[in-house]
Context: one part of a larger RNA
RNA sequence: UGACGGGGACCCGCACAAGCAGUGGAGCAUGUGGUUUAAUUCGAUGCUACGCGAAAAACCUUACCAGCCCUUGUAUCCUCACUAUGAUUUCCAGAGAUGGAUUUCUUCACUUCGGGUGGGUGAGAGACAGGUGUUGCAUGGCUGUCGUCAGCUCGUGUCGUGAGAUGUUAGGUUAAGUCCUUCAACGAGCGCAACCCUCAUCCUUAUUUGCCAUCGAGUCAUGUCGGGAACUAUAAGGAAACUGCCAACGACAAGUUGGAGGAAGGUGGGGAUGAUGUCAAGUCAUCAUGGCCCUUAUGGGCUGGGCUACACACAUGCUACAAUGGUGAUUACAACGGGGCGCAAUAUAGCAAUAUGGAGCAAAUCCUUCAAAAGUCAUCUCAGUUCAGAUUGAGGGCUGCAACUCGCCCUCAUGAAGUUGGAAUUGCUAGUAAUCGCGGAUCAGCACGCCGCGGUGAAUACGUUCUCGGGUCUUGUACA
Numbered sequence: 001u002g003a004c005g006g007g008g009a010c011c012c013g014c015a016c017a018a019g020c021a022g023u024g025g026a027g028c029a030u031g032u033g034g035u036u037u038a039a040u041u042c043g044a045u046g047c048u049a050c051g052c053g054a055a056a057a058a059c060c061u062u063a064c065c066a067g068c069c070c071u072u073g074u075a076u077c078c079u080c081a082c083u084a085u086g087a088u089u090u091c092c093a094g095a096g097a098u099g100g101a102u103u104u105c106u107u108c109a110c111u112u113c114g115g116g117u118g119g120g121u122g123a124g125a126g127a128c129a130g131g132u133g134u135u136g137c138a139u140g141g142c143u144g145u146c147g148u149c150a151g152c153u154c155g156u157g158u159c160g161u162g163a164g165a166u167g168u169u170a171g172g173u174u175a176a177g178u179c180c181u182u183c184a185a186c187g188a189g190c191g192c193a194a195c196c197c198u199c200a201u202c203c204u205u206a207u208u209u210g211c212c213a214u215c216g217a218g219u220c221a222u223g224u225c226g227g228g229a230a231c232u233a234u235a236a237g238g239a240a241a242c243u244g245c246c247a248a249c250g251a252c253a254a255g256u257u258g259g260a261g262g263a264a265g266g267u268g269g270g271g272a273u274g275a276u277g278u279c280a281a282g283u284c285a286u287c288a289u290g291g292c293c294c295u296u297a298u299g300g301g302c303u304g305g306g307c308u309a310c311a312c313a314c315a316u317g318c319u320a321c322a323a324u325g326g327u328g329a330u331u332a333c334a335a336c337g338g339g340g341c342g343c344a345a346u347a348u349a350g351c352a353a354u355a356u357g358g359a360g361c362a363a364a365u366c367c368u369u370c371a372a373a374a375g376u377c378a379u380c381u382c383a384g385u386u387c388a389g390a391u392u393g394a395g396g397g398c399u400g401c402a403a404c405u406c407g408c409c410c411u412c413a414u415g416a417a418g419u420u421g422g423a424a425u426u427g428c429u430a431g432u433a434a435u436c437g438c439g440g441a442u443c444a445g446c447a448c449g450c451c452g453c454g455g456u457g458a459a460u461a462c463g464u465u466c467u468c469g470g471g472u473c474u475u476g477u478a479c480a
Base pairs, nucleotide, nucleotide: 001480002479003477004476005475007474008473009472010471011470012469013468015464016463019428020427021426022425023424026319027318028317029316030315031314032313033312034310035309042053043052064305065304066303067302068301069300070299073128076127077126078124079123080122081121082120083119086105087104090101091100092099093098108118109117110116130294131293133292134291135290139288140287141283142282143281144279146277151190152189153188154187155186156185157166158165159164170181171180172179196271197270198269199268201239202238203237204236205235206234207233211228212227215226216225217224242265245259246258247257248256249255321421325380326379327378328377329376330375342361343360347356348355349354387418392413393412394411395410396409397408398407434456435455436454437453438452439451440450
């Protein structure tokens, strides 16, 4: 000087407390461990692994296993032979890769006319290619974490023999090393804040595909038409919030508390933004890369299988256990988005999944979802039930060469466990929790996951004694 303390003081955080909803019990989904296996490819492992890499494992993917095949292979270079070339049909063997045969169409440039050069095919030789092989403890790059915590440093000066200290401490204050005052310090840098995006108010401009107040026309009805530029909206530019104003407190400071006006009030809400460093943290399987290793194989191709196994254990979710409910009928109101090998209306068939057919739309026009919870009416009347829906049987639908291993959906039948969950433990302070649906990426098909969107919409916070984590000062130390 740090680190540590079941030392002290102060402060903060959904850290506790006050509340709400959960997890832990059940069934299922997904991931992991373990076990099994020819293989169950690999990585991630307290917080900071475990719905993680994977924003899609039937084949492919795919790296794994079994079997069948290839050996200069796909890039560059050398030699020889043939020849520009590019596309295409059919047959045979085979699981296919591949091997053998075959049809048709099309067809160069330069040229010293030497079939010379460029280009292609085949054969050969080696240099090499290739490796999701190994080392993340050789590395770059990228990332997690402490932590959006308020810290981390430097120059000059001063003090100290020196390591170092001071500044950065102290008194206040703040979300903040934020600011004020003081002070052997005076300044500065990286962080904080601000600048950026978005939401909330208003103004100006613009007015189509969006809008319709006023005027006219038309319709059973509808901005439908003429038209309009008010409103909404769209999208560009501006205004607006700064403790600016008032009062009190405070040290005449920084600031705090209350109030006014205001769409918004003290960082207005949300996002992006992550200092010096820590964990030899993670990644050689995104990529790049040193060393090492393989080179008729640890490389390459193909078929089938596996990654989907299943006495079990854990993690994250979904669905429930019902009456604030189930079922039936009826009926309103969104937003963000996506669409051409696409989205698809009306119509017809079907109980339905869906099929047929195809208007319209490369999009403020058209199409898809157009609602769901909720409300009203009826019924059920507390039961393992008209709760719950696992499992299983049968029949269908869709995608796709292909749905057995191993997809999703529909109908009928079947109707497990489960009656609110031990110890323990998680999230959340407001348009939040809870609850409800909708869209998108990936994608032929497959979503209870992920990323977004809106609808309905709470309870509670006395406070900092305690638990956890963090910050500052101080103190002790047999630690470095």
Molecule: small-subunit ribosomal RNA, 3' major domain
Organism: metagenome